[in-house]
RNA sequence: GCUCCCGUAGCUCAGUGGAUUAGAGCACCGGUCUUCCAAGCCGGGGGUCGCGGGUUCGAGUCCUGCCGGGAGCG
Numbered sequence: 001g002c003u004c005c006c007g008u009a010g011c012u013c014a015g016u017g018g019a020u021u022a023g024a025g026c027a028c029c030g031g032u033c034u035u036c037c038a039a040g041c042c043g044g045g046g047g048u049c050g051c052g053g054g055u056u057c058g059a060g061u062c063c064u065g066c067c068g069g070g071a072g073c074g
Base pairs, nucleotide, nucleotide: 001073002072003071004070005069006068007067010026011025012024013023028044029043030042031041032040050066051065052064053063054062
């Protein structure tokens, strides 16, 4: 330098035939329970979906340019 894959909550990921106007588990906070802690149960907060453009009535999802990570080739 070329090709391909990945980037969504603090972490691991789902969602990629465009539309129930963004979810799960763990973690975190509050409550309950306990002598206390943990576990269990109930509730809650947290994301401008890597960044910028474009297409579309509508984009996490399609197209494109960058950025970051990984694999292969030279």
Molecule: transfer RNA
Organism: soil metagenome